Overview:
The part of an RNA shown here (small-subunit ribosomal RNA, central domain) has 349 nucleotides and comes from a metagenome. The coordinates come from a structure-prediction model, not an experiment, and the mean pLDDT is 86. The RNAcentral record of the full RNA draws on SILVA.
[in-house]
Context: one part of a larger RNA
């Protein structure tokens, strides 16, 4: 470079805003860069091809011609890409009205439940287990009642919402970010992707300072065992919560990269809006925009997939190229550290 590919065989970036760049709706005039024709000028000899002719042939040679797909000027075309212009409304986007919504932030406040603490009734065992024992109880436990304290999570709704993605739940107020539905009006391609770079990003770790109720890595102790650094039981510290700063990685998964058209149906449910009809929470028909199942053509090695495509088609971005060596060295860049991104070879199979 040329071809193939990427749910599950290697291989979609963790998500997302945006830079450069790559692609980009219909329309009018221009302009000729691209882009097509044509003409000249070159495109050196040899040397390949074509035709002739010499060495008895041949190889070689020696004449002629054609090719030389490039280059430069000039002259023409102008569909289509491009510059530039002049309109446009179907891509995009505002602006009005609605209602749904655990979307995010900060402050409030509510019950159940645990542990503890203090009284009260009570009396011998509670706990725990395959089965026991460490434990804990007459200094009165375990159960029960009343009262108090302190933390962290919010049953049921819910096969559901919302969010780019991690994710996100009691309840109230505050500020706030998007989506979606309707009916007009306005702007006039302002779009799509997006190398680099910003930012976001569970959960464990990590700093500095606060909490600590309940679990619970380590760590002790009683079981089990031939042993038991384990599974089971007691016990328990970091953690786990907050507030503020780091990490920045996950099976971060739909293992499926964003957009945009187009391609039978059926059948839940969410949100919004029309209609039909009674008034009745309903049901029926239908449009928008989301989640779900189940399938037809297609596709796919098979499983599967199927208008939420893995089907047909555009445009952009990432990645992939046998197995192990290895996501390792080495450098480099980033972090306090733990690591983390970038990312190889010998050498084996």
């Nucleotide at each position: 470079u040329u071809g193939g590919g990427c749910g599950u065989a290697a291989a979609g970036g963790g998500c997302g805003c945006g830079u450069a760049g790559g692609c980009g709706g219909c329309u009018u005039g221009g302009c000729a860069a691209g882009u097509u024709g044509g003409a000249u000028g070159u495109g050196a000899a040899a040397g390949u091809c074509c035709c002739g002719g010499g060495u008895u042939u041949a190889a070689c040679c020696c004449g002629g011609g054609a090719a030389g797909u490039g280059c430069a000027u000039c002259c023409a075309a102008u569909a289509c890409u491009g510059c530039u212009u002049u309109g446009c409304u179907u891509g995009a986007g505002u602006a009005c009205u609605g209602g749904a919504g655990a979307g995010g932030g900060u402050g409030g406040u509510g019950g159940a439940a645990u542990u503890c603490c203090c009284a009260g009734u009570g009396u011998a065992g509670a706990g725990g287990u395959g089965a026991a024992a460490u434990u804990u109880g007459u200094a009165g436990a375990u159960a029960u009642u009343g009262g108090g304290a302190g933390g962290a999570a919010c049953a049921c709704c819910u096969u559901g919402g919302c969010g780019a993605a991690g994710g996100u739940g009691g309840c109230c107020a505050c500020c706030u970010g998007g989506a979606c539905a309707g009916a007009u009006a306005c702007u006039g391609a302002c779009g799509c992707u997006g190398a680099g770079g910003c930012g976001c990003g569970a959960a464990a770790g990590c700093g500095u300072g606060g909490g600590g109720a309940g679990u619970a890595a380590a760590c002790a102790g009683g079981a089990u065992u031939a042993g038991a650094u384990a599974c089971c039981c007691u016990g328990g510290u970091a953690g786990u919560c907050c507030a503020c700063g780091c990490c920045g990685u996950a099976a971060a998964u739909g293992a499926u990269g964003g957009u945009c058209a187009c391609u039978a149906g059926g059948u839940g449910u969410c949100g919004c809006g029309g209609g039909u009809a009674u008034u009745g929470a309903c049901c029926c028909c239908u449009g928008c925009g989301g989640u779900g199942c189940c399938g037809a053509c297609g596709u796919u090695a098979a499983u599967g997939u199927a208008u939420u495509a893995a089907g047909u088609g555009a445009c952009c971005c990432g990645c992939c190229u046998g197995g192990g060596g290895a996501g390792u060295a080495u450098g480099g860049c980033c972090g306090u550290a733990a690591g983390g991104c970038u990312a190889a070879a010998a050498c084996u199979c």